[in-house]
Molecule: c-di-GMP-I riboswitch aptamer
RNA sequence: CUAAAUAAUGGGCAAACUUAUUGAAAGAUAAGGACGCAAAGCCAAGGGUCUAAGGUUUUAUACUACGACAGCCGGUUGCCUGC
Numbered sequence: 001c002u003a004a005a006u007a008a009u010g011g012g013c014a015a016a017c018u019u020a021u022u023g024a025a026a027g028a029u030a031a032g033g034a035c036g037c038a039a040a041g042c043c044a045a046g047g048g049u050c051u052a053a054g055g056u057u058u059u060a061u062a063c064u065a066c067g068a069c070a071g072c073c074g075g076u077u078g079c080c081u082g083c
Stems, first nucleotide, its partner, number of pairs: 012037002017032006035071001041076003046073002048069003054064003057060001
């Protein structure tokens, strides 16, 4: 230095749910709240998933992202440390 496994200290994030705001919706933000997380930091120019206002058409259980999701995969950066 790299890989694997893993204990500790000090911290960090915050699912469901509730309330408020926002949005056509999916969702987002804030407060409360902790299921969990060693990248649950960042990236929506890769895959995947959700929504379908607008648009299209064969007019309806249809298609479509210019809207979203990183706590699905992936990419990228990175803290402490015993054996």